Predicted 3D model of a 72-nucleotide RNA (transfer RNA) from a Bacteriovoracaceae bacterium. It was read from a public genome assembly. Model confidence (mean pLDDT): 81 of 100. Rfam family: tRNA. The family's RNA type in Rfam is transfer RNA. Rfam describes the family as follows. Transfer RNA (tRNA) molecules are approximately 80 nucleotides in length. Gene Ontology term of the family: triplet codon-amino acid adaptor activity.
[in-house]
RNA sequence: GCUUACGUGGCUCAGUGGUAGAGCACUCCCUUGGUAAGGGAGAGGUCGUGGGUUCAAUUCCCACCGUAAGCU
Numbered sequence: 001g002c003u004u005a006c007g008u009g010g011c012u013c014a015g016u017g018g019u020a021g022a023g024c025a026c027u028c029c030c031u032u033g034g035u036a037a038g039g040g041a042g043a044g045g046u047c048g049u050g051g052g053u054u055c056a057a058u059u060c061c062c063a064c065c066g067u068a069a070g071c072u
Base pairs, nucleotide, nucleotide: 001071002070003069004068005067006066007065010024011023012022013021018055026042027041028040029039030038048064049063050062051061052060
């Protein structure tokens, strides 16, 4: 330099056009003599950045940035 894949709460990941979810973690409450486990409730994400298509984009297209792998 070229090719491919990926980028979504603190972490690991779903969601393939119609107002974004789960597990763990975090906060509060219940339970216990106490801790752990368990149960209930809650907070937290302008979906890497900028454009384009569309009535509507996390999703499709382009460029850039970052990460990983491969080729030279």